[in-house]
Notes: c-di-GMP-I riboswitch aptamer from a soil metagenome, 80 nucleotides, folded computationally. The sequence is in RNAcentral, with records from MGnify. Its mean pLDDT, the model's own confidence on a scale to 100, is 87.
RNA sequence: GAUAAAGGCAAACCUGUUGCGAGGCAGGGACGCAAAACCGUGAGUCUGGGUCAUUGGGCCUAGAUAGUCUGGUUGCCGAA
Numbered sequence: 001g002a003u004a005a006a007g008g009c010a011a012a013c014c015u016g017u018u019g020c021g022a023g024g025c026a027g028g029g030a031c032g033c034a035a036a037a038c039c040g041u042g043a044g045u046c047u048g049g050g051u052c053a054u055u056g057g058g059c060c061u062a063g064a065u066a067g068u069c070u071g072g073u074u075g076c077c078g079a080a
Stems, first nucleotide, its partner, number of pairs: 001077001008033002013028006031067001037073003042069002044065009
């Protein structure tokens, strides 16, 4: 980061499975993505438990989310 080339990934939804849950995994399926590859650094959002207050929310703790952002690592091509 291109009206390029070779490719790659796979949202929502559906089916199955798993988890208390947020969610995860597999198959189908493509909304999109130049890192939508990998890693939980710092946040955001969400979930479970506890607690305070009592409409809403705060705090502690354990999780989820890499297609929320940030940070780190790695990778294809090479026009302007």